[in-house]
RNA sequence: GGAUGAUAAAGCCAAACCUAUCGUGAGAUAGGGACGGAAAGCCGCGGGACUUUUAUGAAAAGUUGGCCGGGCCGCAAAU
Numbered sequence: 001g002g003a004u005g006a007u008a009a010a011g012c013c014a015a016a017c018c019u020a021u022c023g024u025g026a027g028a029u030a031g032g033g034a035c036g037g038a039a040a041g042c043c044g045c046g047g048g049a050c051u052u053u054u055a056u057g058a059a060a061a062g063u064u065g066g067c068c069g070g071g072c073c074g075c076a077a078a079u
Stems, first nucleotide, its partner, number of pairs: 003079001012037002017032006035066001041072003045069003048064007
């Protein structure tokens, strides 16, 4: 320097649930809290799931991304 990213772990993230605020809603943000995570980092490209509206044929606008795939970047230790 390259490959891999086993077991465990410093550090990192933080599901459910609770509180407050925002949103018609799916949900979001903050605080608490940890079920888990080796990309549970970023993007939101394809699919999925979900919400709202409309004239219901479906379309449009959204949400999620810790559902699957894809793109970019990247960590400890062993080997």
The prediction has a mean pLDDT of 77.
This is a predicted structure of a 79-nucleotide RNA (c-di-GMP-I riboswitch aptamer) from Methylomonas sp.
The model forms 100% of the base pairs in the Rfam consensus.
It was read from a public genome assembly, where an Rfam model found it.
Taxonomically the source falls in Methylomonas (Bacteria, Pseudomonadati, Methylococcales, Methylococcaceae).